[in-house]
Overview
The RNA shown here (Bacterial RNase P class A) has 300 nucleotides. The coordinates come from a structure-prediction model, not an experiment, and the mean pLDDT is 77. Rfam family: Bacterial RNase P class A. It is annotated as a ribozyme.
RNA sequence: CAAGCAGGCUAUCUUAUCGCUGUUCGCCUUAGAGCGGAGAGAGGAAAGUCCGGACACCAUAGAGCAGUAUAGCGGGUAACGCCCGCCCUUUCCUCGGAAAGCGGACCAGUGCAACAGAAAGCAAGUACAGUUCGGCUGUAGUGAAAUCGGUAAACUCUAUACGGUGAAACGCCAAGUAAAUCUGCAUUUUUGGGUGGCUCGCUCAACGCAGAAGGGUAGGCGGAUGGAGGCGUUUAGCAAUAAACGCCCUAGAUAAAUGAUAAGACACGACAGAAUCCGGCUUAUCGGCCUGCUUUUUUA
Numbered sequence: 001c002a003a004g005c006a007g008g009c010u011a012u013c014u015u016a017u018c019g020c021u022g023u024u025c026g027c028c029u030u031a032g033a034g035c036g037g038a039g040a041g042a043g044g045a046a047a048g049u050c051c052g053g054a055c056a057c058c059a060u061a062g063a064g065c066a067g068u069a070u071a072g073c074g075g076g077u078a079a080c081g082c083c084c085g086c087c088c089u090u091u092c093c094u095c096g097g098a099a100a101g102c103g104g105a106c107c108a109g110u111g112c113a114a115c116a117g118a119a120a121g122c123a124a125g126u127a128c129a130g131u132u133c134g135g136c137u138g139u140a141g142u143g144a145a146a147u148c149g150g151u152a153a154a155c156u157c158u159a160u161a162c163g164g165u166g167a168a169a170c171g172c173c174a175a176g177u178a179a180a181u182c183u184g185c186a187u188u189u190u191u192g193g194g195u196g197g198c199u200c201g202c203u204c205a206a207c208g209c210a211g212a213a214g215g216g217u218a219g220g221c222g223g224a225u226g227g228a229g230g231c232g233u234u235u236a237g238c239a240a241u242a243a244a245c246g247c248c249c250u251a252g253a254u255a256a257a258u259g260a261u262a263a264g265a266c267a268c269g270a271c272a273g274a275a276u277c278c279g280g281c282u283u284a285u286c287g288g289c290c291u292g293c294u295u296u297u298u299u300a
Base pairs, nucleotide, nucleotide: 002295003294004293005292006291007290008289009288010287012265013264014263015262016261017260018259020041021040023038024037025036026035027034043271047282048281050280051279052278053277054276055166056165057164058163062200063199064198065197067162068161069160070159071158072086073085074084075083076082087103088101089100090099091098092097104157105156109155110154111151112150126140127139128138129137130136170222171221172220173219181212182211183210184209185208190206191205192204193203194202229248230247231246232245233244234243235242236241266269
C1' cells in the first nucleotide's frame, strides 16, 4: 500500500422567503380567535408484533393437571428466548482468523434408517474354522451401521420458568335514556358469574341463563411523555456492565403536524414516517468518516 473481518458515529448540507404543530412570554379580547418574540419538532431501523418488562384493570384465593418456553460453565441486567467471557462442536477459509449454536439425558420407554444382506432391536443366525458339542468362541460376506452402535429444532424423560387482557388498557366530567316490555328455562339437594384451557377449592348472586322487539350515547379532559433518560470524565472489571461526580431536557398529533419555492455545495442522497413507553432480537438498506485485528508485498 492492498485485501479480509469486527465495532462505533453519521444518514444530504448552507442561505433566503412563505407556510404547519406544540410549549412559553407579551399585547388585544367578555372569552376565544388573532398579532408579535423566544425556543423545540419523525428513525437506525420509527418496520415485524417475535421475546422481556413498566403502567392500568380483573383481584386481598389458591392448588393440581394439561400446555408452552428455555437447556455446557460462569457473569451482567428491572427482566428475557437478550448481552459478555471461557470451553466444546460446526461452517467458510491456503494459513491466520471470522461467523454460527440444532450444546442436559439413548441402560426409563417408544419410534426411524432405502437398497444390499441370512438377519437392522435384546434377539437370532448365511459360509468357514475351532470346540467342553451349548450360536459356546472366532473369522469372512452385505451394508453408513450386525453380540454393538446412530438419531431427541424425533416422540419422550430430567431440571427450571410461566395468571390473563391491553392505551380501542383504564380513570374523571358533561349530556341523555327505558335498571323498562315480551317469550322460554331454572330457582338453594340446584343454577349462573368471578380476564388463557380443564378439575378441585374459595367467593358473590337468585335481580340468573337464552332469545325477541325497542330506547339513549359514542362529546370533552386525563393517561401522554422527567425517564430502569441522554452525554462526558474518573474508578473497578478481559468484557458486558456498575458506581461516583458534572452537564442537559431533546415530538406528543387525534383523521392525524415538520412542507413548498429559489440559489449554491458535493459524498449526488438508499431503506424508509412516531401514535403509551422502555430493553432486546429479526428483517430492509445508497454512501461517508473513525478505531481495532489478521494476512500478503515493499521499504527502513